Context: one part of a larger RNA
RNA sequence: CGUAAGGGGAAUGCCUUGGCUCUCAGAGGCGAUGAAGGACGUGAUAAGCUGCGAUAAGCUGUGGGGAGUGGCACAAACACUUUGAUCCGCAGAUCUCCGAAUGGGGCAACCCGGCAUAUUGAAGAUAUGUCACACUGUAAAGUGAGCGAACCUGGUGAACUGAAACAUCUAAGUAACCAGAGGAAUAGAAAACAAAAGUGAUUCCGCUAGUAGUGGCGAGCGAACGUGGAACAGCCUAAACCUAUGUUGUUACGGCAAUAUAGGGGUUGUAGGACCUCAACAUUUAAUGCUAAUAGAACUAGAAUUUACUGGAAAGUAAAACCAUAGAAGGUGAUAGUCCUGUAUAGGUAAUUGAUGUUAUUAAUAGAGGUAUCCUGAGUAGUACGGGGCACGUGAAACCUUGUAUGAAUCUGCCAGGACCAUCUGGUAAGGCUAAAUACUCCUGAGAGACCGAUAGUGAACUAGUACCGUGAGGGAAAGGUUAAAAGAACCCUGAAUAAGGGAGUGAAAUAGAUCCUGAAACCUUACGCUU
Numbered sequence: 001c002g003u004a005a006g007g008g009g010a011a012u013g014c015c016u017u018g019g020c021u022c023u024c025a026g027a028g029g030c031g032a033u034g035a036a037g038g039a040c041g042u043g044a045u046a047a048g049c050u051g052c053g054a055u056a057a058g059c060u061g062u063g064g065g066g067a068g069u070g071g072c073a074c075a076a077a078c079a080c081u082u083u084g085a086u087c088c089g090c091a092g093a094u095c096u097c098c099g100a101a102u103g104g105g106g107c108a109a110c111c112c113g114g115c116a117u118a119u120u121g122a123a124g125a126u127a128u129g130u131c132a133c134a135c136u137g138u139a140a141a142g143u144g145a146g147c148g149a150a151c152c153u154g155g156u157g158a159a160c161u162g163a164a165a166c167a168u169c170u171a172a173g174u175a176a177c178c179a180g181a182g183g184a185a186u187a188g189a190a191a192a193c194a195a196a197a198g199u200g201a202u203u204c205c206g207c208u209a210g211u212a213g214u215g216g217c218g219a220g221c222g223a224a225c226g227u228g229g230a231a232c233a234g235c236c237u238a239a240a241c242c243u244a245u246g247u248u249g250u251u252a253c254g255g256c257a258a259u260a261u262a263g264g265g266g267u268u269g270u271a272g273g274a275c276c277u278c279a280a281c282a283u284u285u286a287a288u289g290c291u292a293a294u295a296g297a298a299c300u301a302g303a304a305u306u307u308a309c310u311g312g313a314a315a316g317u318a319a320a321a322c323c324a325u326a327g328a329a330g331g332u333g334a335u336a337g338u339c340c341u342g343u344a345u346a347g348g349u350a351a352u353u354g355a356u357g358u359u360a361u362u363a364a365u366a367g368a369g370g371u372a373u374c375c376u377g378a379g380u381a382g383u384a385c386g387g388g389g390c391a392c393g394u395g396a397a398a399c400c401u402u403g404u405a406u407g408a409a410u411c412u413g414c415c416a417g418g419a420c421c422a423u424c425u426g427g428u429a430a431g432g433c434u435a436a437a438u439a440c441u442c443c444u445g446a447g448a449g450a451c452c453g454a455u456a457g458u459g460a461a462c463u464a465g466u467a468c469c470g471u472g473a474g475g476g477a478a479a480g481g482u483u484a485a486a487a488g489a490a491c492c493c494u495g496a497a498u499a500a501g502g503g504a505g506u507g508a509a510a511u512a513g514a515u516c517c518u519g520a521a522a523c524c525u526u527a528c529g530c531u532u
Stems, first nucleotide, its partner, number of pairs: 001529007013517001014481002018452002020449007027441002029147002037098003040053003048072002059092006068080003103112003113131007133144004151182001152180005162169001166216001192199002203230005213221002234433003237377001241264010269411001271376004275370004284364005289358002295352001299347003305320005321338002323327001329341003382406008392418001413428005468475002488516001491503004
């Protein structure tokens, strides 16, 4: 060095209990009736996980189900069960202590009280109940708090970075922190756009368009009009005027006035309303009650195959059959439509759901004309200074917003149409509500994948946020596979041996023997051969 056989080692192959990314549907909250999350207990025996709570791997009722059962967990014992267990669904009971934690305290899971009642009387005892704070309320009482993955609104608000340095600028109103709400949130029924023609609340998507612009005109930032779609829904107040009640002022005691509360009235821009005149008592809608189709848990029924061969085993091969509204899928000793669980289909009912109907109740909703007077949201609009938001960096800078100062008009009014003025056009601010189209997924069910297959895929396929590390915030693993079935090796031998091994036996296989499928390489041996 070669050949052969081993040891060692764990790659590779195959597998999948677990993940990853989505789709459809549901749900979108839990909590002082004590949550989320924990501590400590709880089993005949019990360290961990799971379940449960001193009624403690459980108790009660009820529906299902029909033979075994006492979780993971495989042993022996002891129990339960056709007088229906275990198990599955629904409803309830119990539910120690901590925790918003709430009688007071506290180094969480502990300590110490007040009051009432009971323990025959008493007790420095025990048991049960009760006692926090804030807001509302005369009181009785009610509400709130805390937790939760993302989505949402608001408040505060960076830097790295880019500009090839850097200061305006960018990153970015991002990250982070704080507050708050909902199943969505925000926005929303024109003091809007447009342009001589018109549109008609908001939201979201496609185009417009990387256009017009903006910009140390650098880096970059970046619309709108219009148009195509998704979805469509509109309403309520304040005021004028009328009435009632209370209070106050005044009085010639008849009242009058002011103010507050409540009811009626009224809600818009071709202006509308009050007021006056006329007409009418209709129409439409919502909520609640009743009705109950439908949906709705566990669950029930559910078609159709045999023989021969190979093999340890048939689902394979060969031959001949059958079912199919079922040839989805999984399992069964290799690859099964017809073996099992299922599947298509049909059925099933409790809680719950609640289409539809209903004149049962309550509530809301309407016209025409006239015009003298009254009303139509004030420290508001606007203006000045300083900021911010708008794609728009102060610019010719409109528009929105507001810290300081000032400060109108009242329908013959006022605002806007990107400085400003005129004309014209559009609208009616300074009160409020509003479904859908849109965003998200901690969670539940069903399903999918030119996604992974144990150094991958979640950090976690296993007692995983475990072991372990750190004072702490925090960091954070490794670890899957015997076999179809334990049939997990009786018995014998060697041995000090309950180690290990050799026989025997099981098995298709034991070089499948529990360090167990396959079993590469490095590395280490043994035997033989060759070379120096």